Model confidence (mean pLDDT): 82 of 100. A computed fold for a 104-nucleotide RNA from Anoxybacillus sp. B7M1, annotated as SAM riboswitch aptamer (S box leader). Of the family's consensus pairs, 97% are formed in the model. RNAcentral holds the sequence, with entries from Rfam and Ribocentre. Lineage of the source: Bacteria > Bacillota > Bacilli > Caryophanales > Anoxybacillus.
RNA sequence: UUCUUAUCAAGAGAGAGGGAGGGACUGGCCCUGUGAACUCUCAGCAACCUGACCGUAUGUCAAGGUGCUAAUUCCAGACAGGCUUGAUGCUUGGAAGAUAAGAA
Numbered sequence: 001u002u003c004u005u006a007u008c009a010a011g012a013g014a015g016a017g018g019g020a021g022g023g024a025c026u027g028g029c030c031c032u033g034u035g036a037a038c039u040c041u042c043a044g045c046a047a048c049c050u051g052a053c054c055g056u057a058u059g060u061c062a063a064g065g066u067g068c069u070a071a072u073u074c075c076a077g078a079c080a081g082g083c084u085u086g087a088u089g090c091u092u093g094g095a096a097g098a099u100a101a102g103a104a
Stems, first nucleotide, its partner, number of pairs: 001104008013042005021031003025077004043069003048065002050062004073096001079093005
């Protein structure tokens, strides 16, 4: 990097450094000098892998490997359907993206 499978409406931030961007992409709409990205420290959330237990329940506990800690994946988004309106709006699949595990 690619493929497969699962999940994505819940949850969880302080300090130091840094010094203008960030929210994947496009369009919106937001966050940000009352300090963005990024780095470090500490803390926390969650429970995919993992470990223990086990009455074997899609179970309980732990937290070693990842991940995450503004807004539903912030909202919409190719394409294909369903419902509906004066305009429109709602909704399903899916696409895209993120994370995990396995494989190449």